[in-house]
Context: one part of a larger RNA
Molecule: small-subunit ribosomal RNA, central domain
Organism: uncultured Flavobacteriales bacterium
RNA sequence: UUGGGUUUAAAGGGUGCGUAGGCGGGAAAUUAAGUCAGUGGUGAAAGCCCACAGCUCAACUGUGGAACUGCCAUUGAAACUGAUUUUCUUGAAUAUGAUUGAAGUGGGCGGAAUAUGACAUGUAGCGGUGAAAUGCUUAGAUAUGUCAUAGAACACCGAUAGCGAAGGCAGCUCACUAAGUCAUCAUUGACGCUGAGGCACGAAAGCGUGGGGAGCGAACAGGAUUAGAUACCCUGGUAGUCCACGCCGUAAACUAUGAUCACUUGCUAUUGGCGAUAUACUGUCAGUGGCAUAGCGAAAGUGUUAAGUGAUCCACCUGGGGAGUACGAUCGCAAGGUUGAAACUC
Numbered sequence: 001u002u003g004g005g006u007u008u009a010a011a012g013g014g015u016g017c018g019u020a021g022g023c024g025g026g027a028a029a030u031u032a033a034g035u036c037a038g039u040g041g042u043g044a045a046a047g048c049c050c051a052c053a054g055c056u057c058a059a060c061u062g063u064g065g066a067a068c069u070g071c072c073a074u075u076g077a078a079a080c081u082g083a084u085u086u087u088c089u090u091g092a093a094u095a096u097g098a099u100u101g102a103a104g105u106g107g108g109c110g111g112a113a114u115a116u117g118a119c120a121u122g123u124a125g126c127g128g129u130g131a132a133a134u135g136c137u138u139a140g141a142u143a144u145g146u147c148a149u150a151g152a153a154c155a156c157c158g159a160u161a162g163c164g165a166a167g168g169c170a171g172c173u174c175a176c177u178a179a180g181u182c183a184u185c186a187u188u189g190a191c192g193c194u195g196a197g198g199c200a201c202g203a204a205a206g207c208g209u210g211g212g213g214a215g216c217g218a219a220c221a222g223g224a225u226u227a228g229a230u231a232c233c234c235u236g237g238u239a240g241u242c243c244a245c246g247c248c249g250u251a252a253a254c255u256a257u258g259a260u261c262a263c264u265u266g267c268u269a270u271u272g273g274c275g276a277u278a279u280a281c282u283g284u285c286a287g288u289g290g291c292a293u294a295g296c297g298a299a300a301g302u303g304u305u306a307a308g309u310g311a312u313c314c315a316c317c318u319g320g321g322g323a324g325u326a327c328g329a330u331c332g333c334a335a336g337g338u339u340g341a342a343a344c345u346c
Stems, first nucleotide, its partner, number of pairs: 004317003007300002012314001014201004021194003025088007033081002035077008049065006091191001092188003095184006103177007110154001114150008125136002162169002206247006215241002220236004258313006265292011295302002319346003328339004
């Protein structure tokens, strides 16, 4: 390499959009590039293979054949692929009408809690723990009440629920933006699928500049515990957590399961729509779950949301360690990221 694989053994890219490329629905016509058939030329000799012959045999050698699976030219065929033209509607998109949701961005508003401050009441403790102590407090704390200020997060509803490509998204409301689903089957007429590079998005932590800073809280300090305790527990507490703009580009970025299409036995729950009126029942389309059949699987399990049966495209794997390291390249302010070996060793 081929083959075989990628939920858990090595292996699905974090996610989307999309370039090249690869692949691509039904019917008809033309063509003849691929394809198939015939003929001609060429495909050096030697070698390999087959037959026969010559050295007493063999190796070796000679003669003949076959082969040289290829290339070129030419004459045909037209099923399939391609190309061109015409056409169709079921794939895809659009339209119209409904409808759904914590989808996104920006503004406004709200109450509870917490902390701080002021005033009032009031007096000796409060706090914390397994038990304590550090800490706070007669300069009046803790507690209770009223008022004010601040920042962050949104109890109940709340769900096995919903939305989003993923990351993720939750108080209420307004504006703007995007998306899905269903119904009609109106319009276009294959406009599709995938997607190397590329571009965009991408939790937390971290970085830069400027704000903000209630609570929490790496580092740090103290008190405990302990043989020790650079921890677990307690009292404090800086960065950070929050906002704006700009970087970083990684996660058990997980369903450890790439995307799309078709087909394949049932039960059950639930979300959204539709079937005039409908809370019930039932059907259907699109989702989200649970359980089982066949099948698959090493098993666990999976099972129309496949890990079943097939098709197309992309990504990735090839014993453990060395090592996601070194070197080089590239990106980054840095931290570091991406790409990514070998010697050696078992």